[in-house]
RNA sequence: GCGGGAGUAGUGGAGUGGUUACCACCCCUGCCUUCCAAGCAGGUAGUCGCGGGUUCGAAUCCCGUCUCCCGCU
Numbered sequence: 001g002c003g004g005g006a007g008u009a010g011u012g013g014a015g016u017g018g019u020u021a022c023c024a025c026c027c028c029u030g031c032c033u034u035c036c037a038a039g040c041a042g043g044u045a046g047u048c049g050c051g052g053g054u055u056c057g058a059a060u061c062c063c064g065u066c067u068c069c070c071g072c073u
Base pairs, nucleotide, nucleotide: 001072002071003070004069005068006067007066010025011024012023013022018056027043028042029041030040031039049065050064051063052062053061
C1' cells in the first nucleotide's frame, strides 16, 4: 500500500429500512435474612465510533474517515 471483519448502556451481546433500540451481568432501591450471599420485585444508564448522502423513514443501505483484529504484498 491492497483486501476482509469488527465498533450498539459501565462490561459482553442481540437487533440487516418502520411502535418508545432489546437481553444478560454490573450498579441503585425495596422485600426476604440476625447479618452477608442467593432469590424475588422495581429502577438508572445509549447523540448505535465520527462526518456526510439516499429514503416519507437509517443502528440497518451508500461514500468518506478514525480505532482494533486477520490476511496479502

The RNA shown here (transfer RNA) has 73 nucleotides and comes from a Dehalococcoidales bacterium. Rfam family: tRNA. The family's RNA type in Rfam is transfer RNA. Rfam 15.1 lists 5,335,975 matches to the family in 14,413 species. Rfam's curators write: Transfer RNA (tRNA) molecules are approximately 80 nucleotides in length.